[in-house]
Context: one part of a larger RNA
RNA sequence: CUGGGCGUAAAGGGUGCGUAGGCGGUCAUAUUAGUCGGGUGUUAAAUCCCGGGGCUCAACCCCGGACUCGCAUUCGAAACGGUAUGACUAGGAGAAGUGAGAGGUGCAUGGAACUCAAGGUGUAGGGGUGAAAUCCGUUGAUAUCUUGGGGAACACCAAAUGCGAAGGCAAUGCACUGGCGCUCUCUCGACGCUGAGGCACGAAAGCGUGGGUAGCGAAUGGGAUUAGAUACCCCAGUAGUCCACGCCCUAAACGCUGUCCGCUGGCUUUAGCGAGUAUCGACCCUCGCUGAGGCGAAGUUAACACGUUAAGCGGACCGCCUGGGUAGUACGACCGCAAGGUUAAAACUC
Repeated sequence: CUGGGCGUAAAGGGUGCGUAGGCGGUCAUAUUAGUCGGGUGUUAAAUCCCGGGGCUCAACCCCGGACUCGCAUUCGAAACGGUAUGACUAGGAGAAGUGAGAGGUGCAUGGAACUCAAGGUGUAGGGGUGAAAUCCGUUGAUAUCUUGGGGAACACCAAAUGCGAAGGCAAUGCACUGGCGCUCUCUCGACGCUGAGGCACGAAAGCGUGGGUAGCGAAUGGGAUUAGAUACCCCAGUAGUCCACGCCCUAAACGCUGUCCGCUGGCUUUAGCGAGUAUCGACCCUCGCUGAGGCGAAGUUAACACGUUAAGCGGACCGCCUGGGUAGUACGACCGCAAGGUUAAAACUC
């Protein structure tokens, strides 16, 4: 040191890669500082426990015995663990074949809508609202047609879909590129799991430099509403939203559920692949693997609910919680251009 927990009560790190560390498949042989057993020494006395005895009993006291973890040394054991050697293929990895996909990056292209400009037609309104007004319009708007420019986003397909570690990813084509499933044949032969630090990625907003700016639109101005209206509604509109490069590093970053492995009835829908049956062939049907949903046996749960995608039954490793407020704050440290982020208290108080 030892408990109990982490879907919703406090508590899973935003996500991955991975260092140290922890943990580690099957067989054989050898070995033995872990482990197990025995001996010896030590572990003061008192105390505790057992037996007996003394104060009238008890507390208390006395005598004897036993226990005790540990340490040292020695002898032994070899199941487990370690170490070494050899072997294996069920984990893992690779090759081959095949398949699906909004996975990523870059370049190019397309249509609808919108907006701007020019021109044609055309004339007095348009727009907006609960109703209005600000606003636009006879220097010709709105409407409509033609031509040209511009930026952003990609209707339908579309789904209970798919892909990605997460954030996230949706027009089309091309180039480059990551990951995954299935099939069995082959190869390597434990090469594995987790992962403190570390490193990388990380929506939106925000920041720096340069560009871009159609629509939308914090701030701001105006019109309304109202007792007021620093709002909700309307007309405008800057930053921003977009691009390149560099920062920021947060979130209801959520499945509020860490990663990996094994085990434990089913029914049903769906995505991908395969095998069988069938067929001229393709469907249908049956079965297998992998993913995504619904319902539910057992079991779990405070309940809600979860239930082979577990919150069931077990194992390995990491992170985290320990009454509320103060406070995710102060101080310090590290990081940042800044905004701020990370780490993280106490007094006091209930």
Molecule: small-subunit ribosomal RNA, central domain
Organism: Candidatus Kaiserbacteria bacterium RIFOXYB1_FULL_46_14